The RNA shown here (c-di-AMP riboswitch aptamer (ydaO/yuaA leader)) has 137 nucleotides and comes from Atlanticothrix silvestris CENA357. The RNAcentral record of the sequence draws on Rfam. The prediction has a mean pLDDT of 79.

C1' cells in the first nucleotide's frame, strides 16, 4: 500500500400522530403555549350529478357475500382489503378486518378557513438486491 477492505455486530412494531424553543412544577413522566414538519375537514371556476326519511356525510385497512339461530343479538364461512421488526421484490406462515364523529348538511375545487398531533404494543421466516452507524483484519 492492501483497506476503512473482508468479516462480525447494530438498527424495534401499528399510527398523520414527531422535533425544536419557552413557561409553571422539587425532578423524571406529565401539563401548556408556540413553530416547524406530518396528517384531516370545510371552501370558487370548470367538469360532474339531476336528488332530496329508505336521510345525508366524515376519519380509519376495517367492506361485501352466504349460512344457522328466533326479530334484534351472536356465530361461522368466503371475497376483498390491511400489517408481521432496516428498505424494496418474491414465497411461505401468522394476525386482524375495529372503533368513533358530525347532526338534517357538505361531489370535485385555486385563493383562503380550520381541526389533529393521540393510543397501545414487543420481534417471522427463507432467497435476490441496495444503502446507514460502529468495530475492524
Nucleotide at each position: 500500500a492492501g483497506a476503512g477492505u473482508a468479516a462480525g455486530u447494530c438498527a424495534g412494531c401499528u399510527u398523520a400522530a414527531u422535533u425544536c424553543a419557552g413557561c409553571a412544577u422539587g425532578u423524571a413522566a406529565g401539563g401548556c403555549u408556540g413553530a416547524a414538519g406530518c396528517g384531516g375537514a370545510g371552501g370558487a371556476a370548470c367538469c360532474a350529478a339531476u336528488u332530496u326519511a329508505u336521510g345525508g356525510g366524515g376519519c380509519g385497512u376495517a367492506u361485501c357475500u352466504c349460512u344457522a339461530c328466533a326479530u334484534u343479538u351472536u356465530a361461522g364461512a368466503g371475497a376483498g382489503g390491511g400489517g408481521c421488526a432496516u428498505c424494496u421484490c418474491u414465497c411461505a406462515g401468522c394476525c386482524c378486518u375495529a372503533g368513533c364523529c358530525c347532526g338534517u348538511c357538505a361531489g370535485c375545487u385555486a385563493a383562503c378557513u380550520u381541526c389533529g398531533u393521540a393510543a397501545g404494543c414487543a420481534u417471522u421466516g427463507a432467497g435476490a438486491g441496495g444503502a446507514g452507524a460502529c468495530u475492524g483484519a